Molecule: transfer RNA
Organism: Roseomonas populi
RNA sequence: GCUGGCGUAGCUCAGUUGGCAGAGCACUCGAUUUGUAAUCGAGCGGUCCUCGGUUCGAUUCCGAGCGCCAGCA
Repeated sequence: GCUGGCGUAGCUCAGUUGGCAGAGCACUCGAUUUGUAAUCGAGCGGUCCUCGGUUCGAUUCCGAGCGCCAGCA
């Protein structure tokens, strides 16, 4: 330099025909226990990487940029 993949909660990741953003873990509170752990319930937490385009409407489609990973040279 070229090609491909990925970027969503603190972490690991889901999210299809475009239509209100989710799970597990973590954290907080509560229940249970003499107490802890485990278990159960509830809560908290998001500019969906950035900018632009298409559309009534974009996490989703298109373009560019940035970052990470892999392959080729």